[in-house]
The part of an RNA shown here (large-subunit ribosomal RNA, domain IV) has 351 nucleotides and comes from a Limnochordia bacterium. NCBI's taxonomy places the organism under Bacteria, Bacillati, Bacillota, Limnochordia.

Context: one part of a larger RNA
RNA sequence: CCCCCGUUAAGGAACUCGGCAAAAUGACUCCGUAACUUCGGGAGAAGGAGUGCCUAAGUAGUGUGAAGUUGAACAGACGGAGCACGAACAGGCCGCAGAGAAAUGGCCCAAGCGACUGUUUACCAAAAACACAGGUCUCUGCUAAGUGGAAACACGAAGUAUAGGGGCUGACGCCUGCCCAAUGCCGGAAGGUUAAGGGGAGAGGUUAGCGCAAGCGAAGCUUCGAACCGAAGCCCCGGUCAAUGGCGGCCGUAACUAUAACGGUCCUAAGGUAGCGAAAUUCCUUGUCGGGUAAGUUCCGACCUGCACGAAUGGCGUAACGACUUGGGCGCUGUCUCGACGGGGGGCUCG
Numbered sequence: 001c002c003c004c005c006g007u008u009a010a011g012g013a014a015c016u017c018g019g020c021a022a023a024a025u026g027a028c029u030c031c032g033u034a035a036c037u038u039c040g041g042g043a044g045a046a047g048g049a050g051u052g053c054c055u056a057a058g059u060a061g062u063g064u065g066a067a068g069u070u071g072a073a074c075a076g077a078c079g080g081a082g083c084a085c086g087a088a089c090a091g092g093c094c095g096c097a098g099a100g101a102a103a104u105g106g107c108c109c110a111a112g113c114g115a116c117u118g119u120u121u122a123c124c125a126a127a128a129a130c131a132c133a134g135g136u137c138u139c140u141g142c143u144a145a146g147u148g149g150a151a152a153c154a155c156g157a158a159g160u161a162u163a164g165g166g167g168c169u170g171a172c173g174c175c176u177g178c179c180c181a182a183u184g185c186c187g188g189a190a191g192g193u194u195a196a197g198g199g200g201a202g203a204g205g206u207u208a209g210c211g212c213a214a215g216c217g218a219a220g221c222u223u224c225g226a227a228c229c230g231a232a233g234c235c236c237c238g239g240u241c242a243a244u245g246g247c248g249g250c251c252g253u254a255a256c257u258a259u260a261a262c263g264g265u266c267c268u269a270a271g272g273u274a275g276c277g278a279a280a281u282u283c284c285u286u287g288u289c290g291g292g293u294a295a296g297u298u299c300c301g302a303c304c305u306g307c308a309c310g311a312a313u314g315g316c317g318u319a320a321c322g323a324c325u326u327g328g329g330c331g332c333u334g335u336c337u338c339g340a341c342g343g344g345g346g347g348c349u350c351g
Stems, first nucleotide, its partner, number of pairs: 001346008010337002014335001019332001027051005036041001038171001052093004061085004068078003094098001106330007113322002118130002134169007146155003172317004177247003182244002184240005191235003197229002202224005209216002248266005275309001276306001287303005
C1' cells in the first nucleotide's frame, strides 16, 4: 500500500450521472389501515402495541370421543373417561437488553412504458424488446389450403370452416374519422395489344428442258415467309384501406388592440375527425405560466406556436402487476464533510 470485515463524535445524501454501496426494516400475536378499483384487490398498505421466567395451570376453553345406559336394532339418543391442543386477565422475579443468537419486507407520493404470469441476446443488453389471452383481415369444401420432399410419401389430421394455414394488432374500457388517384389484391369480360402453334399468299436456292446468247425455267428437294386463326397477361371497366399507403396553400374580415366564428381564391384521390400534445415525438428551447426547492436544463400540472402526434405500423384512458425508466419525500446510514481506530488475509523482510 491492497483486499475482506467491525466500530465511529457532530452532521445526515452536503456524495454521486444516479442513495451505487452500506445502513435501516425484519419473526409471531393483537390493534389499525387511505386514494383508487375490473369489487378480486390495493393490504404485510401506512401507523402502532406486546413478546423472558415463576404462580394460578396443563386450569378455563377447544377438538376427538371409550366404557356404560336406553333401545327390537350392528339405527338413533344419552353419556362423558382417555388422548391431543391450549389461553387471557391478575400477581410476582431477574438483566443494560426477553422475537436476548442465527435466519427473517424499508416505506410512501407522482409520472412514463408494457395490461398481467411468462420469454430473450449460453459468455458485456432481461428491457418499454418477444410472447400472450382478446380483436380483425385473408386463404382453405377435404386427395383442403399450407409445409417438407425431383418423387413415392409424410405432416396438416386419424382434424373438417365453433376446423386448419397466413398477416396485422395486443387484457379491459371508450373508440377507430376522410381518401380507391397511385401500388397491391379481388371481380369482369365487350374492345385494343399479345407467344408457341396453325396457316400458307408470295419470294429465294438447285436444275430436266428451252434459247445463238442474255436469260427463262416444270416437278422434286430445300430456305425464307404476308394476310388470317391463336390463351393468360397487360391496357380497359368496377370493388377493396384492421390492403401498401396518403390525409394542402395563399389573401381578407368583428366598434381599442389582438384574434378570426365569416368570406374569396388555387390545387387535390382526399385535405388529419375524436382524442392527445414542448410528448420515449418540440428544432428554435432551460418555450410561457403554475407547483415543488433558499436556489430546479430534470420532474409534475397547464397552455398550443404539433420544426416533424393521431386512430389495429392502432388513438386515448386504465385497477392490478414490474430485479424496467423518471421526479419527490420519510426513515436510515462512513456515500459524503473527513477522516480515525480495530480484526483477519495479502504485499514487504528473513528463513